Two RNAs folded together computationally: RNase P RNA and transfer RNA, 460 nucleotides in total.
The coordinates come from a structure-prediction model, not an experiment, and the mean pLDDT is 78.
Rfam match: Bacterial RNase P class A. By type it is a ribozyme.
RNA sequence: CCAGGCGGUUGGAUGGCCGCGCGUGGGCAAUGGGGAAACCCGUCUGCGUGAGGAAAGUCCGGGCUCCACGGAAGUACGGUGCCGGUUAACGACCGGCGGGGGCGACCCCAGGGAAAGUGCCACAGAAAGCAAACCGCCGGUCUUUGUGCCGGUAAGGGUGAAAGGGUGCGGUAAGAGCGCACCGCACCCCCGGCGACGGGGGUGGCAGGGCAAACCCCACCGGGAGCAAGACCGAAUAGGGGCUGCAUAUGGCGCACUUCCGCGCCGUAGCCCGGGUAGGUCGCGUGAGGCGUUCGGCAACGGACGUCCCAGAUGAAUGGUCAUCUCCUGCGGUUGCUUCGGUGACCGUGGGGACAGAACCCGGCUUACAGACCGCCUGGCGCU
RNA sequence: GCCGGCUUAGCUCAGUUGGUAGAGCAGUUGAUUUGUAAUCAUCAGGUCGGGAGUUCGAGUCCCCCAGCCGGCACCA
Numbered sequence: 001c002c003a004g005g006c007g008g009u010u011g012g013a014u015g016g017c018c019g020c021g022c023g024u025g026g027g028c029a030a031u032g033g034g035g036a037a038a039c040c041c042g043u044c045u046g047c048g049u050g051a052g053g054a055a056a057g058u059c060c061g062g063g064c065u066c067c068a069c070g071g072a073a074g075u076a077c078g079g080u081g082c083c084g085g086u087u088a089a090c091g092a093c094c095g096g097c098g099g100g101g102g103c104g105a106c107c108c109c110a111g112g113g114a115a116a117g118u119g120c121c122a123c124a125g126a127a128a129g130c131a132a133a134c135c136g137c138c139g140g141u142c143u144u145u146g147u148g149c150c151g152g153u154a155a156g157g158g159u160g161a162a163a164g165g166g167u168g169c170g171g172u173a174a175g176a177g178c179g180c181a182c183c184g185c186a187c188c189c190c191c192g193g194c195g196a197c198g199g200g201g202g203u204g205g206c207a208g209g210g211c212a213a214a215c216c217c218c219a220c221c222g223g224g225a226g227c228a229a230g231a232c233c234g235a236a237u238a239g240g241g242g243c244u245g246c247a248u249a250u251g252g253c254g255c256a257c258u259u260c261c262g263c264g265c266c267g268u269a270g271c272c273c274g275g276g277u278a279g280g281u282c283g284c285g286u287g288a289g290g291c292g293u294u295c296g297g298c299a300a301c302g303g304a305c306g307u308c309c310c311a312g313a314u315g316a317a318u319g320g321u322c323a324u325c326u327c328c329u330g331c332g333g334u335u336g337c338u339u340c341g342g343u344g345a346c347c348g349u350g351g352g353g354a355c356a357g358a359a360c361c362c363g364g365c366u367u368a369c370a371g372a373c374c375g376c377c378u379g380g381c382g383c384u
Numbered sequence: 385g386c387c388g389g390c391u392u393a394g395c396u397c398a399g400u401u402g403g404u405a406g407a408g409c410a411g412u413u414g415a416u417u418u419g420u421a422a423u424c425a426u427c428a429g430g431u432c433g434g435g436a437g438u439u440c441g442a443g444u445c446c447c448c449c450a451g452c453c454g455g456c457a458c459c460a
Stems, first nucleotide, its partner, number of pairs: 001380010012325007020050009032041003052355001056366002059364005064226004077222005082096005097111001098109004112217002117215002119211003134157002136153006142146001165183006184206001185204008230282004240273007251266005289308008327352011385456007394409004403440001411427001413425003433449003437445001
C1' cells in the first nucleotide's frame, strides 16, 4: 500500500431572524371568559428545558393495572431444549464443549431422545426397511450349447438424497469381517474436567439408514387480558327505583290448562334517588435511571463512592429561513510528482448530507440507515 | 396505542398428515353462422408477496420482512 475480519463511538457545527410544546416568574385583563357541572384558560414578556440508535416491527421477557383463583398434584394447550454462569426475568447475554466453513484473523449451528411406539422416504431402481439380486462374477447341468435351467456371491457396474462400516493385505471356485493391520463404531474400565466432553487401555466382527422446524417421548417454564388497562368527577336524552297527588274498567297480561271467584301488574303529573354514556381529571415521569471513579470477575455482570434530574403532547410541540464553516461529489482552471496508466494540493462554480420520529415505563431481539472516526487483528506485495 | 386475519394465473378461489400446482370466468387460434353472441374444440399464461432456514425435496414446516383487511374505548 492492497484485500479482509472483529469491536466501539458518532449520526453535521456556530450565529442571526421568525415560530411551537411543557415547567416556572412578572405585568395587564378581573367583580374576567367558556361550561349544566366536573373542569379548562387569554395576552405581553424573562428564564429553564424539549426525540432516537433504532423512538420502528410488536417477536420475547418483566414492572404496573383490572379480572379469575383455598393448597398441592395431574390432564389439555403453548413454549423452551449441549454444559456452566449472568440477570428482576427471558427464547437475551457471557464463557466453554461438540459439529461445519475459511489459507487465516474469524464466522455459522432450534445442538435432548430415532435400541418406547406410530408414520413418511415421491420419481428412478431388482430391492427403500424382518433388506434385496437387474447387469455382472463363479460353480454345476443339458436330449434344446441358449437371450436356457439350478445354485453360490455381494468385490465391480447401474438407480437414487440415501443400498446394512472404510482402506489395504491375505484368503477363495468367485466372493464376503471369512481372517488380520489401521481408521470408524458399540460396550466396559481407568485418568482429567463442576459439567458438556476429552485422553488412554481392553473387549466385540459391526448390531442400531434418514426425518422429531411429522405425531410423539423426556426434562423445565407458563392463570387471562392489556394504559382504548384502570380510578375519580359527571350533563342532555332514553330507561330504572322511591314518595305524593289524580285517575282506576266494561279492557289486556300473569298466577300450568277450562269455568267462576280472588290477588298482582299495565296510566299520568310533580319532586327526589342511584348506575352508565358524551365530556373532564388522574394514571404520567426518581427509574431493575444516567454519567464518572474505583474494586471483584477471562467476560456477561456485580459491589462501593461521588455527582446529575434529563420530553410528557392528546389532531398530537421538538420547526422554518438566511449566512459562515465542515464532509462527500460533478464540471472548469492553476500547479507539484510521475514508471505517462495516473495521483496530490489550491481556487471558482453546481449538487447532495441518510434511516426515521416519543405517546404507560423498562431489559433484549429483529429490521432500516448517507456517511465520518477510533482501536485490535489476519493474509498478500514492496522497502529497511 | 393494542389485538387478530389474509396474500396461489389478468379476476374469483381450491390445493390434508411435504413428492413434477389446479378449477371457473377472462384471453389466443380454429369450427359453426351471411355476420355477431352463445356453443364446441384447442392453446398459452404461475420465480405460489419477498428473503433466509430445516429437509434428498417446501405453496405446505419454522423464522424475519413487505403489503392489504378487520376488531377494541362501551354499555347498565